RNA sequence: CUCUUCGGGGCAGGGUGUGAUUCCCGACCGGCGGUGACAGUCCGCGAGCCCUGAGGUGAGAAGCCACCACCUCAGCGGUUGACCCGGUGGAAUCCCGGGACCGACGGUAAAAGUCCGGAUGGGAGAAGAG
Numbered sequence: 001c002u003c004u005u006c007g008g009g010g011c012a013g014g015g016u017g018u019g020a021u022u023c024c025c026g027a028c029c030g031g032c033g034g035u036g037a038c039a040g041u042c043c044g045c046g047a048g049c050c051c052u053g054a055g056g057u058g059a060g061a062a063g064c065c066a067c068c069a070c071c072u073c074a075g076c077g078g079u080u081g082a083c084c085c086g087g088u089g090g091a092a093u094c095c096c097g098g099g100a101c102c103g104a105c106g107g108u109a110a111a112a113g114u115c116c117g118g119a120u121g122g123g124a125g126a127a128g129a130g
Base pairs, nucleotide, nucleotide: 001130002129003128004127005126006125013025014024015023027114028113029103030102031045032044033043034042040101041100048079049078050077051075052074053073054072055071056070057069058068083099084098085097086096087095105117106116107115
């Protein structure tokens, strides 16, 4: 460098209501790399959204260009949440104990980390082969 495979989990039970896995009580879940030591909360990365650039399409019956819309690709561009106390130890916001906290966008008969959808997608990366 090329190819192959892999690469995200989760509302039990109950309340109100015409209607909610969306509200309330309660329950449950935790991608990837790193790190003096095992991490949802440390340092970074990833998906989404926005911006910029390039290309394509709409666009045809003069030609060309710009604007606009959509699509694709690229960017070390932007944005994107949350932790403390005690213990052990040489070393831990990573282990043990305790108590907290966080979770894109669109949809919905009613507000969603957990349902449905984009997604049989993308992807940080992991393993293997040449």